[in-house]
RNA sequence: UAAAUUUAAAGCCAAACUUUGAGCGAUCAAGGGACGGAAAACCACGGGGCUAUAACAGUCAGCCGGGUUGCAAUU
Numbered sequence: 001u002a003a004a005u006u007u008a009a010a011g012c013c014a015a016a017c018u019u020u021g022a023g024c025g026a027u028c029a030a031g032g033g034a035c036g037g038a039a040a041a042c043c044a045c046g047g048g049g050c051u052a053u054a055a056c057a058g059u060c061a062g063c064c065g066g067g068u069u070g071c072a073a074u075u
Stems, first nucleotide, its partner, number of pairs: 003075004012037002017032006035062001041068003045065003048060004
């Protein structure tokens, strides 16, 4: 430097629940919290769930796949 693999977690993220705020809503932001996570980092590209509308539209990356970047250890 490249490839493969995933057992440990110093450090990192933070489900449910909860408080406040935003939104018609799905949901989001911040505080508490910790079920879990080696991409639970980022991107709505494909599938899928959800919300809303007369229609346009929106939301979920911690549902699956894909793309980009990245940490530790081992071989």
This is a predicted structure of a 75-nucleotide RNA (c-di-GMP-I riboswitch aptamer) from Desulfocapsa sp. Taxonomically the source falls in Desulfocapsa (Bacteria, Thermodesulfobacteriota, Desulfobulbales, Desulfocapsaceae). Of the family's consensus pairs, 94% are formed in the model. It was read from a public genome assembly, where an Rfam model found it.